[in-house]
């Protein structure tokens, strides 16, 4: 210098004028303070909070899935293991079980899990073309997948039949909390699929701030249907206890108001300590939007950044400045994002 | 805002791992029939299953992410 990898961050600034929402002070005027994001988004997970009066059991259903830790919790995060990719920095993984059982594996192929089509070998027959029986998974052919792989010995031909190395499986020993790793022994060689059913371990009651509470207003608790030892215990079913003491569905009618919930919280900043880290804990400081058809905006000037054109290289002109926008609140994930900054590292080239 | 559901030719819709060209109806196009039009008869075109990625030998179908659209919600009670 070029190409790249990982992590963190910014994502316009200043001033003037005109407005909007909230809070506080006022005697009306008015004044002071605060006012979008890293994703506020998708609503995909997990919680807080609120209601369903409550407890227990079974079945079904759902979620999750290497190991250890973190957390209020999680499908998230951290560290490690295994497998895969990259020259490398580094990245990716739905990564339990196919030796519990069942299903499926189209077409092709003899055969898709118990089987011999061609070929090879042996025996018998023979009209010398071949036919029948048996052995063989080494070779051919089919397929996404074909009876562990390579080599040697052995054999009628072959075959883990035997041996060496490699791959897998199982037993034992050692290390590690563990996933697992290393060594050794045994020829044990038993296809794939669980994002098919299923098995195993762990977890799960439902609904959601339009939850819910209070005040106020209006209407018809009007019509039809279902149930009667009824029914209900809020969106699976069944059973038991206990409780309520009446319901459920359709049609119809009414309102379009206010207050609370509502923003101080697993909160933010700085520093110390423990821990590899995620994170935990301690001390000090801070208060940081609360609307209800929904405020957070508009215009102008100057500056910054990017691109294009001109240039007398001093500058000038034009265009652009992303994704998007709170609605009960948090922790995550995922997706979108013009342009830019910083740090650490890798590979290649050149120079000293 | 919260919670459900659906995407397959212009429209309605079947298919729910397999042999292929992804059924069928309406509509469209051409020909026939008719004096003309409709009905009817014959033939044809028009999709790669909302988009992207994954699992599998193989995906419209199974899984994940995104996009678009539709529906429900208060009171009488």
């Nucleotide at each position: 210098c070029a190409a790249g990898u990982a992590a963190a961050c910014c994502g316009g600034g200043u001033g003037a004028c005109c407005g909007c929402c909230c809070u506080g002070a006022a005697a009306u005027a008015u004044c002071a303070g605060g006012g979008a994001g890293g994703a506020a988004a998708g609503u995909c997970c997990g919680a807080g909070c609120u209601c369903c009066a409550c407890c227990g059991g079974g079945c079904a259903g759902g979620a999750u899935g290497c190991u250890g830790g973190g957390u209020a919790a999680c499908a998230c995060c951290c560290a490690g293991g295994a497998g895969g990719g990259g020259u490398g920095a580094c990245c990716c993984u739905a990564c339990g079980g196919a030796a519990a059982g069942u299903g499926c594996c189209a077409c092709a192929g003899a055969a898709a899990c118990a089987u011999a089509c061609c070929g090879c070998c042996c025996c018998g027959c023979u009209u010398c073309a071949g036919c029948g029986g048996g052995g063989u998974a080494a070779g051919g052919g089919u397929g996404a997948a074909a009876u562990g792989g390579u080599g040697a010995g052995g054999u009628a031909a072959g075959g883990g039949c035997u041996c060496a190395c490699c791959a897998g499986c199982g037993g034992c020993c050692a290390g590690g909390u563990g996933a697992c790793u290393g060594g050794u022994c045994g020829g044990c060689u038993g296809g794939g699929u669980a994002a098919a059913c299923c098995c195993c371990g762990u977890c799960c009651g439902g609904a959601g701030c339009a939850a819910g509470a209070c005040c106020a207003a209006a209407u018809a608790g009007a019509g039809g249907g279902a149930c009667a030892u009824a029914g209900g215990a809020a969106c699976g079913c069944c059973c038991g206890g206990u409780c309520c003491g009446u319901u459920c569905c359709c049609u119809g009618g009414g309102u379009a108001g206010g207050u609370c919930g509502c923003u101080c919280g697993a909160c933010c900043c700085u520093g110390g300590u423990g821990g590899u880290a995620a994170c935990a804990u301690c001390a000090g400081g801070g208060c940081u939007a609360g609307a209800u058809a929904g405020a957070u905006g508009g215009u102008c000037a100057c500056c910054g950044c990017u691109c294009c054109g001109a240039u007398u290289c001093g500058u000038c002109g034009g265009a652009g400045u992303a994704c998007a926008g709170a609605a009960c609140u948090c922790g995550g994930c995922u997706u979108a994002c013009a342009g830019g900054u910083u740090u650490a590292c890798u590979u290649g080239g050149c120079c000293c | 805002g919260u919670g459900a559901g659906u995407g397959u030719a212009g429209c309605c819709g079947a298919g729910a791992g397999g042999u292929u060209u992804a059924a069928g109806g309406c509509g469209c196009c051409a020909g026939g029939u008719u004096g003309u039009g409709g009905c009817c008869c014959u033939g044809g075109a028009g999709a790669g299953c909302g988009a992207g990625g994954g699992u599998u030998c193989g995906a419209a179908u199974c899984c994940c992410u995104c996009c678009a659209c539709u529906c429900a919600c208060c009171c009488c009670a």
This is a predicted complex of two RNAs, RNase P RNA and transfer RNA, with 429 nucleotides together. Model confidence (mean pLDDT): 79 of 100.